This is a predicted structure of a 526-nucleotide part of an RNA (small-subunit ribosomal RNA, 5' domain) from an uncultured prokaryote. Model confidence (mean pLDDT): 84 of 100.

Context: one part of a larger RNA
RNA sequence: GGAUGAACGCUAGCGGCAGGCUUAACACAUGCAAGUCGAGGGGUAACAGAGGUAGCUUGCUACUUGCUGACGACCGGCGCACGGGUGAGUAACGCGUAUACAAUUUACCUCUUACAGGAGAAUAGCCCAGAGAAAUUUGGAUUAAUGCUCCAUGGUAUUAUGAUGUGGCAUCACAUUAUAAUUAAAGCUUCGGCGGUAAGAGAUGAGUAUGCGUCCUAUUAGCUAGAUGGUAAGGUAAUGGCUUACCAUGGCGACGAUAGGUAGGGGUCCUGAGAGGGAGAUCCCCCACACUGGUACUGAGACACGGACCAGACUCCUACGGGAGGCAGCAGUGAGGAAUAUUGGGCAAUGGAGGCAACUCUGACCCAGCCAUGCCGCGUGCAGGAAGACUGCCCUAUGGGUUGUAAACUGCUUUUAUACAGGAAGAAACCACUCUACGUGUAGAGUGCUGACGGUACUGUACGAAUAAGGACCGGCUAACUCCGUGCCAGCAGCCGCGGUAAUACGGAGGGUCCAAGCGUUAUCC
Numbered sequence: 001g002g003a004u005g006a007a008c009g010c011u012a013g014c015g016g017c018a019g020g021c022u023u024a025a026c027a028c029a030u031g032c033a034a035g036u037c038g039a040g041g042g043g044u045a046a047c048a049g050a051g052g053u054a055g056c057u058u059g060c061u062a063c064u065u066g067c068u069g070a071c072g073a074c075c076g077g078c079g080c081a082c083g084g085g086u087g088a089g090u091a092a093c094g095c096g097u098a099u100a101c102a103a104u105u106u107a108c109c110u111c112u113u114a115c116a117g118g119a120g121a122a123u124a125g126c127c128c129a130g131a132g133a134a135a136u137u138u139g140g141a142u143u144a145a146u147g148c149u150c151c152a153u154g155g156u157a158u159u160a161u162g163a164u165g166u167g168g169c170a171u172c173a174c175a176u177u178a179u180a181a182u183u184a185a186a187g188c189u190u191c192g193g194c195g196g197u198a199a200g201a202g203a204u205g206a207g208u209a210u211g212c213g214u215c216c217u218a219u220u221a222g223c224u225a226g227a228u229g230g231u232a233a234g235g236u237a238a239u240g241g242c243u244u245a246c247c248a249u250g251g252c253g254a255c256g257a258u259a260g261g262u263a264g265g266g267g268u269c270c271u272g273a274g275a276g277g278g279a280g281a282u283c284c285c286c287c288a289c290a291c292u293g294g295u296a297c298u299g300a301g302a303c304a305c306g307g308a309c310c311a312g313a314c315u316c317c318u319a320c321g322g323g324a325g326g327c328a329g330c331a332g333u334g335a336g337g338a339a340u341a342u343u344g345g346g347c348a349a350u351g352g353a354g355g356c357a358a359c360u361c362u363g364a365c366c367c368a369g370c371c372a373u374g375c376c377g378c379g380u381g382c383a384g385g386a387a388g389a390c391u392g393c394c395c396u397a398u399g400g401g402u403u404g405u406a407a408a409c410u411g412c413u414u415u416u417a418u419a420c421a422g423g424a425a426g427a428a429a430c431c432a433c434u435c436u437a438c439g440u441g442u443a444g445a446g447u448g449c450u451g452a453c454g455g456u457a458c459u460g461u462a463c464g465a466a467u468a469a470g471g472a473c474c475g476g477c478u479a480a481c482u483c484c485g486u487g488c489c490a491g492c493a494g495c496c497g498c499g500g501u502a503a504u505a506c507g508g509a510g511g512g513u514c515c516a517a518g519c520g521u522u523a524u525c526c
Stems, first nucleotide, its partner, number of pairs: 001526004006522005013378006019371002021336001026334003030331003035078003040075002043071002047069003050065007085289003094214008104206002109202007117151004127140005157182011187194002215261003222252003227249008264286004268279004291312005314325004342368001344367003350364001351362004381412004392403001394401002418462005426453001431448008470515005475496003481510005491498002
């Protein structure tokens, strides 16, 4: 000199863009953060409509009918493995980079081919009867499905045993073919559509393996028994000591094994002429974790933040028998700390889930609020004005000097502030209607509908210099000097050093210098 997720002191006008618990992965009150589909199903708790019955104040009340729009709870489907948070652990194939899978899987999506025949048993809900303070739960009867089961059909599917051909050093791979065994399905509809099964290919995501690189300590020198390899079996989507049985005795290590300490890794960021050194906030990619430890279930995908079970610590409810919970989601609270924000608005846009769609949900996201935390921009006026004014402060050699064109005064301007008025882009799609084209369910065109921010940005008018300057420093380094007070005291200080009676170094004043809505100090890095 540059830099910071900074803090502290003094000060403070505005705007734009960004950033905002670095500490206790400490504990959490409250609200919200993952639902959706009635075009899968039985149905009808609430709302609305319609019909019926009864009463009367003849247009209202009560009851009733799933008949209709819809729809609580329930069965079922898809989603909840994404998105969002945190960095505790991890020195590791975790990450980075380069490859491999002749050792793998992939729901939804796209394309291709083929298919969708028949039958059955249940169960939730509803109803009835109970237990319990609650959480919850028991028995009986009955019922549906795109829920479940069985049969049939079925190949370019799978498995086993063969045959032939091609490729390969080989384990083998591919193609054709024979026999045997095994495995499918679901309907709904507003008639426009939406779905189902099998196989193959694509796309996408995931899994696994290999080479190289990846902090400090030798005041850590030996480490290792599923340990290293083989055979066989099991397991897995798949390879493999992944697991097990048997056999062998290997494997790693001064090119630093093992142990200990520290730490998420990278793209990047800071600094530097570079080489290097330092960092890993925001944003993006990967990894790990979800009160602590463990386990699996479901599923295309999890060993699953707002799922389950067990154990533990903690908190809460209890009728003492027993139960409930997990903010490292968004806000917010306590605690810790030098220190870090609102219990805000909206799904209008972008994206996601479900749905044919309308739409619903979305603390992702888009916005607003707070904070000079940073960067950038603007302003606090401009021109004239010497009697260098009477003054004032300060200095003085008492002549004067300085503050100083500064002020007064004259003219101008109005960014900004204030008031009033106008007022966006971000939004064209879905959808509805109309038209056109053809390959007849797609494309194109036109009209209509939709804005949280927000009466915001922006524009115009009015007004009047009106609404707006501080901080540090002035001995040398280092730009900027005098007076007074103090008297090795009080104090200063980054280093050298100042202060003991004329201190440009302490404290005050006048003057000056440097930056400026900031300026200094502290901390850390180059």